Model confidence (mean pLDDT): 81 of 100.
Transfer RNA from a Candidatus Woesearchaeota archaeon, 72 nucleotides, folded computationally.
The RNAcentral record of the sequence draws on ENA.
It matches the Rfam family "tRNA". By type it is a transfer RNA.
[in-house]
C1' cells in the first nucleotide's frame, strides 16, 4: 500500500427499515439479614464520527477514525 471482517452503557451481549434501543453484569438507594453474601424492588448508564438514501436508519450506502485477520 491492497483485500476482508468489525464498532451498541464501565464490561459482555440482543436487536434482518417503524417498539420507550432489550438483557446480563456493574454502580447507587431501599427491603430482607445480627452483619455480610444470596435474594427482591426501584434507579443510573449505550448505538464511533460525518454525510447520503428513505415518509422513517442502530439497521442500507459512502467517506473518515479505531480494532482484528490476510496479502504484498
Nucleotide at each position: 500500500g491492497g483485500g476482508c471482517c468489525u464498532g451498541u452503557a464501565g464490561u459482555c451481549u440482543a436487536g434482518u427499515g417503524g417498539a420507550u434501543a432489550g438483557g446480563a453484569u456493574g454502580c447507587g438507594a431501599g427491603g430482607c439479614u445480627u452483619c455480610g453474601g444470596a435474594c427482591c424492588u426501584c434507579g443510573c448508564g449505550a448505538c464511533c464520527u460525518g454525510g447520503g438514501u428513505u415518509c422513517g436508519a442502530a439497521u442500507c450506502c459512502c467517506a473518515g477514525c479505531g480494532g482484528g485477520c490476510c496479502c504484498g